Glycine riboswitch aptamer from Rossellomorea vietnamensis, 92 nucleotides, folded computationally. Of the family's consensus pairs, 91% are formed in the model. It matches the Rfam family "Glycine riboswitch aptamer". Rfam describes the family as follows. This family represents the bacterial glycine riboswitch. Glycine riboswitches usually consist of two metabolite-binding aptamers domains with similar structures in tandem. Rfam links the family to the GO term glycine biosynthetic process. Model confidence (mean pLDDT): 80 of 100.
RNA sequence: AUGAUGACAAGGGGAGAGACUGUGCAUACAGCGCCGAAGGAGCAAGCACGUUUCCGUGUGAAUCUCUCAGGCAAAAAGACUCUUGUUGGACG
Numbered sequence: 001a002u003g004a005u006g007a008c009a010a011g012g013g014g015a016g017a018g019a020c021u022g023u024g025c026a027u028a029c030a031g032c033g034c035c036g037a038a039g040g041a042g043c044a045a046g047c048a049c050g051u052u053u054c055c056g057u058g059u060g061a062a063u064c065u066c067u068c069a070g071g072c073a074a075a076a077a078g079a080c081u082c083u084u085g086u087u088g089g090a091c092g
Base pairs, nucleotide, nucleotide: 006087007086008085009084010083011082012081013080018032020031021030022029023028033072034071035070039068040066041065042064046059047058048057049056050055
C1' cells in the first nucleotide's frame, strides 16, 4: 500500500396462506381450514469404518420434505439480497 472470502452494525427491498366462525371485546381463547422464507427436525450422492460379493454403522446440503414452533387485514416478524461503515488481511 491493492483490499478477496468472512464477521459485526445501521438503513432499504423482501413471498405465501381465512380481515373465517363462536366467545370475549384492549389484547386474546377455542374450533375448523390453510402457508413456509425466523427457528427446529429428516434425508441423497459422496466419504470413512466394520464386514469384505450381500450388508451394516457413522458423517453428510438445501430455497427439498415435515409442520413441533411460527404465521394467515394492518402492525410486528421474515430466509435471502443491496448499500454504507467497522473489522479482517487472501491475493498482488